This is a predicted structure of an 80-nucleotide RNA (transfer RNA) from Limosilactobacillus reuteri. Rfam family: tRNA. The family's RNA type in Rfam is transfer RNA. The coordinates come from a structure-prediction model, not an experiment, and the mean pLDDT is 80.
RNA sequence: GCUGACGUAGCUCAAUGGUAGAGCGUCACAGUUGUUUCCGUUUCAACGUGGAGAUAACAGUUCAACUCUGUUCGUUAGCA
Repeated sequence: GCUGACGUAGCUCAAUGGUAGAGCGUCACAGUUGUUUCCGUUUCAACGUGGAGAUAACAGUUCAACUCUGUUCGUUAGCA
């Protein structure tokens, strides 16, 4: 230099034209259970409930774009 694949939440992944979701993590809780204690409060743990959080960027097509098209950026693989 050429070609291909990939880029979605803090992490790992869905959604492939029609409401952007899950698991883990994170935050809150006058909730439940346990732990601790002579008892209560507190602490800690598990569970539960709720919240915050993302389509790499810019254009185009479309009634509608994470999804299709173009350019750029980044990661990665192959070729030279």